Bacterial RNase P class A from a Chitinophagaceae bacterium, 355 nucleotides, folded computationally. Rfam family: Bacterial RNase P class A. The family's RNA type in Rfam is ribozyme. The model forms 98% of the base pairs in the Rfam consensus.

[in-house]
């Protein structure tokens, strides 16, 4: 320098003309002037909240969610830093990932196939008293008994290695180890790490049931509130009017408790218009301080869509390293995930050139 792949940043700005939405001012009722106008993901609807309504308790059971430590945050979302376990590259140092990270020493389950057997083990192998058969004998075979170190199967076969010991073997004995639990000491805010001592010894699985600890109202801007217009303050039936309260509320359900003179069902009538919610906020930018960082404090500055079947555009030129791709607001904000490359920056792999 080139190619490929990954991470992060960014995703345009200005001027002129015309067109459209909203806001403000002035005039007089549609004109003039000024200002503003779709993203980093607006997507997914995964997740946490703000806000609004349901008037005000509680308890038992069930259901659901969470799970290493510390910090941060409005947050149960997430993010940052650390610990443990583990994966990849590397000789190592190191670099880069993952975790749905409490408990298998409370209990119950499950571990295909292969293999004798997946925890009450014995296929092959090793050893042997008595007995039976063969043989001159050594010994061989059978029955019966012992064994679990060697071999095979498997992801995994009763904690590993060495020595002794035995008829042959085994923690049977000893030495040094491994894993787990517990005590003590040191370091650390802590998770945890190192060391010592004691005890125990099939392994895995809780994204199996379960146990332990902690937590949990619902609905959703078509929420909700107000105004105008119009009608039927009507009909039938049942229950009830505190003389057992009909009905409604308190996350499911039960108990309990609160309100209450009306309620429920059927049939029928009227309306479908408008205003608010609606964008000033856990907001954004710059500087500085604290902190490993996430983030926070202080100071200064800014106002940047609000449509309601849906506006936010077109043309020309210029600037920039570049202006392409993915893509279009509908109550709002924080996060996570996914889509994309015209460009900048950085890491890795391969190649080439020079020194």
């Nucleotide at each position: 320098c080139u190619a490929c792949a990954g991470g992060c940043c960014c995703g345009a700005a200005c001027u002129a003309u015309c067109g459209c939405u909203c806001c403000g001012u002035a005039c007089u009722u549609g004109u003039a002037c000024g200002g503003u106008g779709a993203g980093g993901a607006a997507a997914g609807u995964c997740u946490g909240g703000a806000c609004a309504g349901c008037g005000c308790a509680g308890g038992a059971c069930a259901a659901c969610c969470c799970a290493c430590c510390g910090g941060u945050g409005a947050a149960u979302a997430g993010c940052c830093g650390g610990g443990u376990u583990u994966c990849g590259c590397g000789a190592a140092a190191g670099c880069g990932g993952a975790a749905a990270c409490a408990g298998a020493a409370a209990g119950u389950g499950c571990c295909a196939c292969a293999g004798a057997a997946a925890a009450u083990a014995a296929c092959u192998g090793c050893c042997a008293u008595a007995c039976c058969g063969g043989g001159c004998a050594a010994c061989c075979g059978g029955c019966u008994g012992g064994u679990g170190a060697g071999g095979g199967u498997g992801a995994a076969a009763a904690u590993g290695u060495g020595a002794g010991g035995u008829a042959a073997a085994a923690g049977c004995u000893c030495a040094c180890g491994a894993u787990g639990c517990u005590u003590u000491g040191c370091a650390g805010u802590a998770a945890u790490g190192c060391a010592u001592a004691g005890c125990a010894u099939g392994g895995g699985u809780a994204a199996a049931c379960c146990u332990u600890g902690g937590g949990u109202g619902c609905u959703g801007u078509a929420a909700u509130g107000c105004c105008a217009c119009g009608u039927a303050u009507a009909g039938u039936a049942c229950c009830g009017u505190u003389u057992u309260a009909a009905g409604a509320g308190c996350g499911g359900c039960c108990c309990g408790u609160u309100c209450a003179a009306g309620g429920u069902a059927c049939a029928g009538g009227g309306u479908a218009g408008g205003c608010a919610g609606c964008a000033a906020c856990a907001u954004c930018c710059c500087g500085u301080c604290a902190g490993c960082a996430a983030u926070g404090g202080c100071g200064g500055g800014a106002g940047c869509a609000g449509a309601u079947a849906a506006a936010u555009g077109a043309u020309a030129g210029u600037u920039u390293a570049g202006a392409a791709a993915c893509a279009g607001a509908a109550u709002c904000c924080g996060g996570c995930u996914u889509a994309c490359g015209a460009g900048g920056u950085u890491u890795g792999u391969a190649g080439u050139a020079a020194a």